[in-house]
Context: one part of a larger RNA
Molecule: small-subunit ribosomal RNA, 3' major domain
Organism: metagenome
RNA sequence: UGACGGGGACCCGCACAAGCGGUGGAGCAUGUGGUUUAAUUCGAUGCAACGCGAAGAACCUUACCUGGUCUUGACAUCCUAGGAAUCCUGCAGAGAUGCGGGAGUGCCUUCGGGAACCUGGAGACAGGUGCUGCAUGGCUGUCGUCAGCUCGUGUCGUGAGAUGUUGGGUUAAGUCCCGCAACGAGCGCAACCCUUGCCCUUAGUUGCCAUCAUUAGGUUGGGAACUCUAAGGGGACCGCUGGUGACAAACCGGAGGAAGGUGGGGAUGACGUCAAGUCAACAUGGCCCUUAUGACCAGGGCUACACACGUGCUACAAUGGUCGGUACAGAGGGUCGCCAACCCGCGAGGGGGAGCUAAUCCCUUAAAGCCGAUCGUAGUCCGGAUCGCAGUCUGCAACUCGACUGCGUGAAGUCGGAAUCGCUAGUAAUCGCGAAUCAGCCAUGUCGCGGUGAAUACGUUCCCGGGUCUUGUACA
Numbered sequence: 001u002g003a004c005g006g007g008g009a010c011c012c013g014c015a016c017a018a019g020c021g022g023u024g025g026a027g028c029a030u031g032u033g034g035u036u037u038a039a040u041u042c043g044a045u046g047c048a049a050c051g052c053g054a055a056g057a058a059c060c061u062u063a064c065c066u067g068g069u070c071u072u073g074a075c076a077u078c079c080u081a082g083g084a085a086u087c088c089u090g091c092a093g094a095g096a097u098g099c100g101g102g103a104g105u106g107c108c109u110u111c112g113g114g115a116a117c118c119u120g121g122a123g124a125c126a127g128g129u130g131c132u133g134c135a136u137g138g139c140u141g142u143c144g145u146c147a148g149c150u151c152g153u154g155u156c157g158u159g160a161g162a163u164g165u166u167g168g169g170u171u172a173a174g175u176c177c178c179g180c181a182a183c184g185a186g187c188g189c190a191a192c193c194c195u196u197g198c199c200c201u202u203a204g205u206u207g208c209c210a211u212c213a214u215u216a217g218g219u220u221g222g223g224a225a226c227u228c229u230a231a232g233g234g235g236a237c238c239g240c241u242g243g244u245g246a247c248a249a250a251c252c253g254g255a256g257g258a259a260g261g262u263g264g265g266g267a268u269g270a271c272g273u274c275a276a277g278u279c280a281a282c283a284u285g286g287c288c289c290u291u292a293u294g295a296c297c298a299g300g301g302c303u304a305c306a307c308a309c310g311u312g313c314u315a316c317a318a319u320g321g322u323c324g325g326u327a328c329a330g331a332g333g334g335u336c337g338c339c340a341a342c343c344c345g346c347g348a349g350g351g352g353g354a355g356c357u358a359a360u361c362c363c364u365u366a367a368a369g370c371c372g373a374u375c376g377u378a379g380u381c382c383g384g385a386u387c388g389c390a391g392u393c394u395g396c397a398a399c400u401c402g403a404c405u406g407c408g409u410g411a412a413g414u415c416g417g418a419a420u421c422g423c424u425a426g427u428a429a430u431c432g433c434g435a436a437u438c439a440g441c442c443a444u445g446u447c448g449c450g451g452u453g454a455a456u457a458c459g460u461u462c463c464c465g466g467g468u469c470u471u472g473u474a475c476a
Base pairs, nucleotide, nucleotide: 001476002475003473004472005471007470008469009468010467011466012465013464015460016459019423020422021421022420023419026314027313028312029311030310031309032308033307034305035304042053043052064300065299066298067297068296069295070294073125077124078123079121080120081119082118083117086103087102088101089100090099091098092097107114108113127289128288130287131286132285136283137282138278139277140276141274143272148187149186150185151184152183153182154163155162156161167178168177169176193266194265195264196263198234199233200232201231202230203229204228208223209222212221213220237260240254241253242252243251244250316416320375321374322373323372324371325370326369332363333362334361337356338355342351343350344349382413387408388407389406390405391404392403393402429452430451431450432449433448434447435446
């Protein structure tokens, strides 16, 4: 100087407390451990691995296994010989591949040849998701959006170092004020950026409709007010005011205001820590393989199942289930696509073909809600697992191993031990909608969007994590 303390003082955080809803019990989905297996590819492992890499494992993907094959190679550059390229097709084979048949003979040219492409040959070389993340770059997680981490000059100390950065107040903040052997500065904080909330100007189609006509309908004429869209401005600064304070910084209240003290949300992550993670995204040193640890193909596996754990979904019901009627979003996506009207089918879906490169057309009837009806506390008209049969769709192909539909079947489950998680407001809870990936989908995941919409916080003694000062130490 640090680190640590079941030392002290002060302060903060959904850290506790106060509340609301869960997990832990059930069934299923998914990931992991374990076990099994020819293989169940690999990585991630306290917080910070475990719906994680994977925003899509039937083949492909695919790295694994079994079997069948290749050796200048599936891919790149160079040399040489031949042929244009390309297309159609027969036989054998699981295919990779092997052996054949036919069409075609193009472009530039100084007629030597050349450009692109294909095939054979020789060697330089290719190739490796093989090892090492403890050789590395880059990127990322974490402490933590915590308020800290440092430097120059000066001063003090023999020195390591100290001072500044401590102190008195204050703040979300090393934020600001005052004081001070310090005076300044940098990286962080804040602001500048995006979005949302109010207003104005400009603009008025595909969007809008107050006034005037018109219609089943903003449908048409018309209108530019309103909504909205999207470009530019305004607006919030403790600015005004009362009090407290040290005449400071600031804090508490008030007015005005759409908004008040960082208005809400996001992006943004200092010096560093964990030899944290990643050689399998990519790059890369070293080592290793080179008729194989490289490459191609078929089938299988990654989907196994006594069991254990994590994360979720659906429930156990009446604030509910079922049936009928009826209302209101936002944000996205669409031409190898979204797919309307209409017809067929109980339905998944099929037919159909209009419109739309989309403020125009489509996905697109939002659901909870509201108005009625029924069920009457029951393993039930709750719950839907499991299984049987019959089908639909995608796709060469749904046996291993897809999703969906109809009929039947109707399991566990009556609110969950010890323990444990999230959340402070348009939040929790609850309800549906969309997108990426994607032929299809095991999505109950992830990332977004809106609808309805709470309860509680006395307080900081205690648990956890963190910050500042101080103290002890046989630790570095």